[in-house]
Molecule: transfer RNA
Organism: Phycisphaeraceae bacterium
RNA sequence: AGCGUGGUGGAGCAGCGGUAGCUCGGCGGGCCCAUAACCCGCAGGUCGGGGGUUCGAUUCCCCCCCACGCCA
Numbered sequence: 001a002g003c004g005u006g007g008u009g010g011a012g013c014a015g016c017g018g019u020a021g022c023u024c025g026g027c028g029g030g031c032c033c034a035u036a037a038c039c040c041g042c043a044g045g046u047c048g049g050g051g052g053u054u055c056g057a058u059u060c061c062c063c064c065c066c067a068c069g070c071c072a
Stems, first nucleotide, its partner, number of pairs: 002070006010024004018055001026042005048064005
């Protein structure tokens, strides 16, 4: 070179055509004598990059990059 799986907020993962969500973490508030726990709210994402199909793409197609694995 070839084949397979994956790349989505700081971390771990969902979502497989129709406004991108969950848990933890962060920040602010509540509660408490106080801390943890618990409750409420907020911020944070070019969905790896580029092109194509489509009215519409995280999702389908093509090329490329990266990680892990398989074969020799």